[in-house]
RNA sequence: UGAGUGCGAAAGAUAAUCGCGGGUGUCUUCAAGACACACGAGGAAAGUCCGGGCUCCACAGGGCAGAAUGCCGGAUAACGUCCGGUGAGGGUGACCUCAAGGAAAGUGCCACAGAAAUGUGUACCGCCGGCUAUGGCCGGUAAGGGUGGAACGGUGCGGUAAGAGCGCACCAGCAACCGAGUAAUCGGUUGGCUAGGUAAACCCCAUUCGGAGCAAGACCAAAUAGGGAAGGGAUGAAGCGGCCCGCUGAACCUUCCGGGUUGUGUCGCUAGAGCUUGCAGGUAACUGCAAGUGUAGAUAAAUGAUUAUCGCCGCAUUUGCGGAACAGAACUCGGCUUAGUGAACACUCAUAUU
Repeated sequence: UGAGUGCGAAAGAUAAUCGCGGGUGUCUUCAAGACACACGAGGAAAGUCCGGGCUCCACAGGGCAGAAUGCCGGAUAACGUCCGGUGAGGGUGACCUCAAGGAAAGUGCCACAGAAAUGUGUACCGCCGGCUAUGGCCGGUAAGGGUGGAACGGUGCGGUAAGAGCGCACCAGCAACCGAGUAAUCGGUUGGCUAGGUAAACCCCAUUCGGAGCAAGACCAAAUAGGGAAGGGAUGAAGCGGCCCGCUGAACCUUCCGGGUUGUGUCGCUAGAGCUUGCAGGUAACUGCAAGUGUAGAUAAAUGAUUAUCGCCGCAUUUGCGGAACAGAACUCGGCUUAGUGAACACUCAUAUU
């Protein structure tokens, strides 16, 4: 200097004028209005993918089915999230990714090609031995060749009629023992010579799981016909994902016909597992303590516009010109995913110079 990897600051600031929203205060006032003060859309507000807080069913137990997660240890209110580690794979590397339990409980699948893709048998070409009428037959073999993604451990040497873990050396796998580690797992020694793959196939195992959702729900005001018919109901209505059992337990439940109301009401609605700073503990995620702070709450939908100065980026080099992404709260919080511009810092590789 270039190319990368990790992480992620920031998303303009100040002032003036004008225009909005709710809040607090003062004045005036029948309502209403005026003035002052402070505040007013994000890192994702998006997606609605997980987990909660909160509300209701509801006093809410057991099981089946179903769903989710799936290496180990931690964090958290909880999670399918996050942190650290182990193993596997990718990359020269910094680093990145993982739907990472079980195939010896069972069932299924592995097309085509190939002799053969499973459970001890099979042999296309070939090699070896025997017989032979030279057409071939019988026996042995799975080392060589072929097919395939994969062929019953791999490479090499010896041995053999020709071969084969048949024997040996090294390696992989499996088993036993010892050691390290909380564990996943790793290392060492010995041994026999070795039953494919697939579970983001069904399945098995372990753990977890009520439902619906702020259009939840509560209250006020107003109005009406607490009407009519049918069915069910202590031999048990109703009890909010499906089924079963259990439990509680009613003057009720379901369907149809008909009537009234539907305010653009109030609350929920913003003080929260909140935010900021400091100290301590921890590798970290995070936890504890202390101090400070009060930072939209709209309801057809406010949070804006203009000017000036400064800041950032690009071009130019003199009084300059231009630019600034994705994007817009609606109960709220912890994550994940997606969109999009990325400073500073740290690390890796390459090249050059000293």
This is a predicted structure of a 354-nucleotide RNA (Bacterial RNase P class A) from an Acidaminococcaceae bacterium. Lineage of the source: Bacteria > Bacillota > Negativicutes > Acidaminococcales > Acidaminococcaceae. RNAcentral holds the sequence, with entries from ENA. Rfam family: Bacterial RNase P class A. Rfam classes the family as a ribozyme. Model confidence (mean pLDDT): 75 of 100.